Context: one part of a larger RNA
RNA sequence: UUGGGUUUAAAGGGUCCGUAGGCGGGAAAAUAAGUCAGUGGUGAAAUCUCACAGCUCAACUGUGAAACUGCCAUUGAUACUGGUGACCUAGAGUACGAUUGAAGUGGGCGGAAUAUGGCAUGUAGCGGUGAAAUGCAUAGAUAUGCCAUAGAACACCGAUAGCGAAGGCAGCUCACUAAGCCGUAACUGACGCUGAUGCACGAAAGCGUGGGUAGCGAACAGGAUUAGAUACCCUGGUAGUCCACGCCGUAAACGAUGAUUACUCGUUGUUCGCGAUACAUUGCUAGUGACUGAGCGAAAGCAUUAAGUAAUCCACCUGGGGAGUACGAUCGCAAGAUUGAAACUC
Repeated sequence: UUGGGUUUAAAGGGUCCGUAGGCGGGAAAAUAAGUCAGUGGUGAAAUCUCACAGCUCAACUGUGAAACUGCCAUUGAUACUGGUGACCUAGAGUACGAUUGAAGUGGGCGGAAUAUGGCAUGUAGCGGUGAAAUGCAUAGAUAUGCCAUAGAACACCGAUAGCGAAGGCAGCUCACUAAGCCGUAACUGACGCUGAUGCACGAAAGCGUGGGUAGCGAACAGGAUUAGAUACCCUGGUAGUCCACGCCGUAAACGAUGAUUACUCGUUGUUCGCGAUACAUUGCUAGUGACUGAGCGAAAGCAUUAAGUAAUCCACCUGGGGAGUACGAUCGCAAGAUUGAAACUC
């Protein structure tokens, strides 16, 4: 490289948008670039193949034929592909209507709990554990009541529920913004799919500047445990966790399953919307779950939300270790990230 693969054996990019590129709906027309056919020219000789011949044979050599699968020109063919102009509506989109949701951003408000402070009641313990101790407490703690302040998170509802491209999103309310599904079939008329490079978003931790700091809590300190205990348990506690702005760009970023389209046996829940109805029910579209066939699969299992049957495009894999390391390059304040070998070894 070919072939074969990518849920779990190596392998789907964290996700979207989108450039180039690749691929692309229906019915006619004309064109003839690709495609196909004929003819002409050219395709040196040698080589290769075939036949015959010459060295005693063979290698080798000679003669002839074929071939040189190509290129150029020309004449035709028009199914398919391409380009061209006009057309269609089943893809895609727009409009109108109604609706759903923890979708996003920024304000405002709320109660429970916790902590702290003040006042009051009240007295000797509290706290913690397997058991203890460190710790707090007669300078009046813990407990109880009232008041005040602060920060963070939103019990119940709550769910094999919902929304979002993914990360993710949950008290209530207001404003702004975006998306999907459904119905009508009014409009556009292939405007589509995928997408190297690129742009944007991207949990947690971490970084920079400035705030904030109730609870929790790396580091750290002390008490225990233990042979030891740089741990598990306990008492404290700094960064951090929170906010604003800017970086970082990684995760078991998982459904370990790329995106899009078409087709394919049944059963049963649930959500949104639209209908029908005899108000018991029931149909359709789009999601979201469970079970089970054919088929697939090494099996586990998947099974109309495919890992089935097909098509298009992208990404990735090629024995284990060395190694996601070294070197170089790009990015970053740094931490580091991305790209990414070889020797050697089994």